């Protein structure tokens, strides 16, 4: 980073699997991508299982179920930045 060339990747939907979920894997498919190759280092975002707290018929206490709130160690590299590797060679 070009009305170049060889190619590459594969969004959403749907199907199957996995997971609590976010998501991930495979198939189909192509929205797009000059790094839409790799890496959770920074920022940001997603989920909330476990855990903690609160709540649930007149009062008090305990417990179970249900409901609510908080929480990442889970996740997103096709959110941005950063690091590493990589094809071609016009302006």
């Nucleotide at each position: 980073g070009a009305c170049a060339a060889u190619g590459g990747c594969a969004a959403a939907c749907c199907c199957g699997g996995u997971g609590a979920a976010a998501g991930c894997c495979g198939g189909c498919g192509a929205c797009g991508c000059a790094a839409a190759g790799c890496u959770a280092c920074g920022a940001g975002g997603c989920u909330a299982a476990c855990g903690c707290c609160c709540u649930c018929u007149g009062u008090u206490g305990u417990u179970g179920c249900g409901g609510g709130g908080c929480c990442a160690u889970g996740c997103c590299a096709g959110u941005c930045g950063a690091g590493c590797c990589g094809c071609c060679g016009a302006a």

The RNA shown here (c-di-GMP-I riboswitch aptamer) has 91 nucleotides and comes from a soil metagenome. The prediction has a mean pLDDT of 85.